[in-house]
């Protein structure tokens, strides 16, 4: 890169027109637009939006971590910051080189953990070695064996063994002492935009592991389109109002007025900003979701067969056959990862 193209049959949005209509929907006719490199995992970053808050600071958590330039969704105080990506470089590792690799602040704060083998994987005595005791021997000053002890020079094991080599030291040894070397950390010159490098000096002794906790420098208020923002019902119940019709109560009675109880209907209000529908919403698009399916050609891969060359092989011509992946938008953008026939 993600099969072209054509012809038929369909899907789904949106628009034209005709029938029907009070106005629509549905029908029918046409026209136009329809998935991806990953839509996927939801890891990181960012728009958008609500909430919250003191434009401080701390604490937990979470993300990044060597430098210099370029690009970068996007941001603001507009020359800076940004998940990240590309190219150089500087440190490290592995190699004879060439050239690959690094998640590449820190193991010299603290804690853990280090398979198997080994005595021991960080309070190192298995075998050596060296002393000193006791006891055995006999050649009488060794040699054996047993306890104590000191020892990291040598063996073994093992990816890694407690800085390397040398001389001094010492009962045997030991950075125990000194000389270079390595490392690590401060300081000071010098080269470098800078990571760093490098010489001089003063200290230090420390196994490996931070994609194990941790520390340290910086960033980061929490939740997410089920976010959020605008219309807005109805059915049970509840209150309130009006109207009628009883009961008290005042009145000879009637009417009228208050009280106060029951029913029944009508308005309101509450029920509830709740069910729901429209936006948020895109030149694909939302109600759990349309973008497909079948044929025929060319191209592609893979097999048989043929034919042309050739000693073969490779390759090329022709014809049949077969295969053709992962996967499917759900608010958008940027990265990362992860799947995938040829």
């Nucleotide at each position: 890169c993600a099969g072209g193209c054509a012809a038929u049959c369909g899907c789904u949005c949106c628009u034209u027109g005709u029938c029907c209509u009070a106005a629509a929907a549905a029908a029918c006719a046409g026209g136009g637009g329809g998935a991806g490199g990953a839509a996927a995992g939801u890891c990181c970053g960012g728009a958008c939006u609500c909430c919250g808050a003191g434009c401080g600071a701390a604490u937990a958590u979470g993300g990044u971590g060597c430098c210099u330039u370029a690009c970068g969704a996007g941001u603001c105080u507009a020359g800076g910051c940004a998940a990240g990506u590309a190219a150089g470089g500087g440190g490290g590792g592995c190699g004879a080189a060439a050239g690959c690799c690094c998640a590449u602040g820190g193991a010299a704060a603290g804690u853990g953990c280090c398979a198997c083998a080994g005595a021991a994987a960080a309070u190192a005595a298995c075998c050596g070695c060296c002393a000193a005791a006791a006891c055995c021997a006999c050649g009488u000053g060794u040699g054996g064996u047993u306890u104590u002890g000191g020892u990291a020079a040598g063996g073994g094991u093992g990816a890694a063994a407690a800085c390397g080599u040398g001389c001094g030291g010492u009962a045997a040894g030991a950075g125990c002492g000194c000389a270079c070397g390595a490392u690590c950390a401060g300081a000071u010159g010098c080269a470098g935009c800078a990571a760093u490098g490098u010489a001089u000096u003063u200290g230090a002794g420390g196994g490996g592991u931070a994609a194990a906790c941790c520390c340290u420098a910086c960033c980061a208020g929490g939740a997410g389109c089920a976010a959020g923002a605008c219309a807005a019902a109805a059915c049970a119940g509840u209150g309130u109002g009006u109207c009628c019709g009883g009961u008290c109560a005042u009145u000879c009675g009637u009417u009228c007025c208050g009280a106060u109880u029951u029913a029944a209907a009508c308005a309101c209000a509450c029920g509830g900003g709740u069910a729901u529908g429209u936006c948020g919403c895109a030149u694909a698009g939302a109600u759990a979701a349309a973008u497909g399916g079948u044929u025929g050609u060319c191209a592609c891969u893979c097999u048989a067969c043929u034919c042309g060359c050739g000693c073969a092989a490779a390759u090329g011509u022709g014809u049949a056959g077969a295969g053709a992946a992962c996967a499917g938008a759900a608010u958008c953008c940027g990265g990362c990862u992860u799947a995938c026939g040829g």

Predicted 3D model of a 342-nucleotide RNA (Bacterial RNase P class A) from a soil metagenome. It matches the Rfam family "Bacterial RNase P class A". Rfam classes the family as a ribozyme. Gene Ontology terms of the family: dimeric ribonuclease P complex, ribonuclease P activity and tRNA processing. The sequence is in RNAcentral, with records from MGnify.